[in-house]
RNA sequence: GCCCGGGUAGCUCAGUCUGGAUAGAGCGACUGCCUUCUAAGUAGUAGGUCGCAGGUUCAAAUCCUGUCUCGGGCA
Numbered sequence: 001g002c003c004c005g006g007g008u009a010g011c012u013c014a015g016u017c018u019g020g021a022u023a024g025a026g027c028g029a030c031u032g033c034c035u036u037c038u039a040a041g042u043a044g045u046a047g048g049u050c051g052c053a054g055g056u057u058c059a060a061a062u063c064c065u066g067u068c069u070c071g072g073g074c075a
Base pairs, nucleotide, nucleotide: 001074002073003072004071005070006069007068010027011026012025013024020058029045030044031043032042033041051067052066053065054064055063
């Protein structure tokens, strides 16, 4: 230098193929109930500019372009 894959909640990830209603799950955090207390159980709450920028579109996490970063391959 070229090619491929990853980046989405504090952590691990799904969703992208085939664009569409308020972006989800598990764990974690916080609050209530329960309990003598803790744990467990149970109910709820908060937490996201979907790596960044631009474009296409009525509408983008999803499509296109550029770019940053991590991993792998070729030379």
This is a predicted structure of a 75-nucleotide RNA (transfer RNA) from an archaeon.